[in-house]
Context: one part of a larger RNA
RNA sequence: CCCUUGUUAAGGAACUAGGCAACAUGACCCCGUAACUUCGGGAGAAGGGGUACCUCCUAGCGUUAGGGUAACCAAAGCGCAGGGAGGUCGCAGUGAAAUGGCUCUGGCGACUGUUUAACAAAAACACAGGUCUCUGCUAAGCCGUAAGGCGAUGUAUAGGGGCUGACGCGUGCCCAGUGCCGGAAGGUUAAGGGGAGAGGUUAGCGCAAGCGAAGCUUUGAACCGAAGCCCCGGUGAACGGCGGCCGUAACUAUAACGGUCCUAAGGUAGCGAAAUUCCUUGUCGGGUAAGUUCCGACCCGCACGAACCGCGUAACGAUCAGAGCACUGUCUCAACAAGGGACCCG
Numbered sequence: 001c002c003c004u005u006g007u008u009a010a011g012g013a014a015c016u017a018g019g020c021a022a023c024a025u026g027a028c029c030c031c032g033u034a035a036c037u038u039c040g041g042g043a044g045a046a047g048g049g050g051u052a053c054c055u056c057c058u059a060g061c062g063u064u065a066g067g068g069u070a071a072c073c074a075a076a077g078c079g080c081a082g083g084g085a086g087g088u089c090g091c092a093g094u095g096a097a098a099u100g101g102c103u104c105u106g107g108c109g110a111c112u113g114u115u116u117a118a119c120a121a122a123a124a125c126a127c128a129g130g131u132c133u134c135u136g137c138u139a140a141g142c143c144g145u146a147a148g149g150c151g152a153u154g155u156a157u158a159g160g161g162g163c164u165g166a167c168g169c170g171u172g173c174c175c176a177g178u179g180c181c182g183g184a185a186g187g188u189u190a191a192g193g194g195g196a197g198a199g200g201u202u203a204g205c206g207c208a209a210g211c212g213a214a215g216c217u218u219u220g221a222a223c224c225g226a227a228g229c230c231c232c233g234g235u236g237a238a239c240g241g242c243g244g245c246c247g248u249a250a251c252u253a254u255a256a257c258g259g260u261c262c263u264a265a266g267g268u269a270g271c272g273a274a275a276u277u278c279c280u281u282g283u284c285g286g287g288u289a290a291g292u293u294c295c296g297a298c299c300c301g302c303a304c305g306a307a308c309c310g311c312g313u314a315a316c317g318a319u320c321a322g323a324g325c326a327c328u329g330u331c332u333c334a335a336c337a338a339g340g341g342a343c344c345c346g
Base pairs, nucleotide, nucleotide: 001341002340003339004338005337006336007335008334010332011331014330019327027051028050029049030048031047036041038166052088053087054086055085056084057083058082060080061079062078063077066073067072089093101325102324103323104322105321106320107319108317109316113125114124129164130163131162132161133160134159135158141150142149143148167312168311169310170309172242173241174240177239178238179235180234181233182232183231186230187229188228192224193223197219198218199217200216201215204211205210243261244260245259246258247257270304271301282298283297284296285295286294
C1' cells in the first nucleotide's frame, strides 16, 4: 500500500453523475393515523408509549372430586392466557441473533407477470378490456410433395389476423393518391374460336415472260373471346394527410373582422419549453444564502394531438427525476485497531 472488518472528536451529504456504500429503522403489545380514492384501499401511513426480575392483589377459560332427576353448577390441584399495585438491578430489559428507514412532488407504465442464459429488468413484451377485419364448416388460417394433421372431437357468445392496451372523459376534418370492398354500361385485353388474304410446291396452259386448279404446306386481317386494368361508387380504431400571404379597432400593441392564392381537407377537444422546445439556463412564480435539474404557470408547439390513440387517474414499481426528516467516515480529513495479503527469511 491492497482486501475484509471494528471504532471515532466537531460538523452532518459540504462527497458524488447520483446519499453509491454504510449508518439509521427493525420484533411483539397498546394508543394514534392525513391528502386522495375505483370506497377495496392509502396504512405497518405518519407519530407516540410499553417490554426484565421479585412480591402481593385480581378476574377469565379448560379440566373434574362433588352436587343435581336432568339441563347444568363446580372446590382443590394442574394447565392456558391476562390485568393492577409495590419493590429490585443495570447506561441499556425484543439487553445476543434474526427482524421495515420515513415523508412530499412529478414523469412513464394501470396492476401480478415476462425479457436480452454470461454488461441492459426497463418507460420494452405480455395482460384483462376496446375496436377493425376474415371465416357458414371439407370454415378461414397454418404445417406437409402427398397421405394426413393442427384449428377442433370446436361451430360466429366460435376460430384466425391487425391495431390499441385496466378504469374515467373522449376519439374531430380529409376518400384527391395508395389499399380494401362493391358495381357492371362503355374502353382495353390472353389462350382459344375464326378464317378474308398472302407465300411455297406443281397437274395443266403458254413460243416465251409468266399464269396456275386440287392437295400438301408456311402464314394470317376483320370478327367473337373472361378476370384484371381504365371507369363508377363506398371505406380512416385502412396506408396516410390535416396551408400561405396581405390588411384592419380613437395611445401603442394585438387582431374578434376583411381580402387573396392554393388544397382532398387545412389540426377540433385536450395538452404544451413536454421522455417531444433548436434558439434555451425562454419568461414569470415556488423551493435554496445561491437551483442548466425540479414543481406551478405562460404559449412564440424549430418539429404535441386524438386506438403509431389524446387527456386524466386511486393502487402498484429492485422504474426514472426533484425535495425534505432521520441517520451516518460519502465527505471536511483523516486516525487507530483486528484478520488476510503484499514485503523479508526459509